[in-house]
RNA sequence: GCGGGUAUAACUCAGUGGUAGAGUGCCACCUUGCCAAGGUGGACGUCGAGAGUUCGAAUCUCUUUGCCCGCU
Numbered sequence: 001g002c003g004g005g006u007a008u009a010a011c012u013c014a015g016u017g018g019u020a021g022a023g024u025g026c027c028a029c030c031u032u033g034c035c036a037a038g039g040u041g042g043a044c045g046u047c048g049a050g051a052g053u054u055c056g057a058a059u060c061u062c063u064u065u066g067c068c069c070g071c072u
Base pairs, nucleotide, nucleotide: 001071002070003069004068005067006066007065010024011023012022013021018055026042027041028040029039030038048064049063050062051061052060
């Protein structure tokens, strides 16, 4: 230099153009004599960044950044 993959909650990851989700973790309460386990509720997101298409974009297109892999 060229090609491919990946980026979404604190962490691990889902999400086929139509209100962004799960598990774990965190906080509060319930349950228990205490712990553990369990239950209910809650707080968390500029969907890496910028632009475009569209009535509408995490999703499609272009550019760009970080990381990983391959080729040269």